The RNA shown here (transfer RNA) has 71 nucleotides and comes from a Candidatus Omnitrophota bacterium. It matches the Rfam family "tRNA". The family's RNA type in Rfam is transfer RNA. NCBI's taxonomy places the organism under Bacteria, Pseudomonadati, Candidatus Omnitrophota. The sequence was found in a public genome assembly.
RNA sequence: GCGGGCGUAGUUCAAUGGCAGAACACUGGCCUUCCAAGCCAGAUAUGGCGGUUCGACUCCGCUCGCCCGCU
Numbered sequence: 001g002c003g004g005g006c007g008u009a010g011u012u013c014a015a016u017g018g019c020a021g022a023a024c025a026c027u028g029g030c031c032u033u034c035c036a037a038g039c040c041a042g043a044u045a046u047g048g049c050g051g052u053u054c055g056a057c058u059c060c061g062c063u064c065g066c067c068c069g070c071u
Stems, first nucleotide, its partner, number of pairs: 001070007010024004018054001026042005047063005
């Protein structure tokens, strides 16, 4: 330099065009003499910019980061 894959919550993963969810973690409450466990509730996310579309995590272009291959 060229090609390919990936990027979603604090972490690990779903959602393949139609209200962004789950588990664990975190916070508050209940329970308990206290802690843990358990139960209930809550906050937090689509790497960035642009395009297509009535509508984009999803499709397209560029870009950033990580990984793999080629040279």